[in-house]
RNA sequence: AAGCCUCGAUGUAACUGGCGACGAGUGGGUCUAACCACAGUGGAGCAUCGAGGGAUACGGCCGGUCGCCUGGGCAAAGAGU
Numbered sequence: 001a002a003g004c005c006u007c008g009a010u011g012u013a014a015c016u017g018g019c020g021a022c023g024a025g026u027g028g029g030u031c032u033a034a035c036c037a038c039a040g041u042g043g044a045g046c047a048u049c050g051a052g053g054g055a056u057a058c059g060g061c062c063g064g065u066c067g068c069c070u071g072g073g074c075a076a077a078g079a080g081u
Stems, first nucleotide, its partner, number of pairs: 004053009015042001017069006025038004060074003
């Protein structure tokens, strides 16, 4: 110095489910379910840049809210090629 952490900007972006209520999309389907299409919204993460930090630090994050459920993504760690 970089890695790393925090914040900001730009770009990109996985995932964005079912039922009830709340102004809470449309059409179809489903309980052997939690999906399909379109629209909208949220959006972690990733890349680059800038500023700050320098801890034996932090340590999971994401889909409007609450409740009941279902299923994923990203990150991290480990292993293999």
A computed fold for an 81-nucleotide RNA from Paenibacillus radicibacter, annotated as ZMP/ZTP riboswitch aptamer (pfl RNA motif). The sequence was found by an Rfam model in a public genome assembly. Model confidence (mean pLDDT): 77 of 100. Rfam family: ZMP/ZTP riboswitch aptamer (pfl RNA motif). For this family Rfam cites "Parallel Discovery Strategies Provide a Basis for Riboswitch Ligand Design" (Tran et al., Cell Chem Biol, 2020). Its family is annotated with one-carbon metabolic process and regulation of purine nucleotide biosynthetic process in the Gene Ontology. The source organism's lineage runs through Bacteria, Bacillota, Bacilli, Caryophanales and Paenibacillus.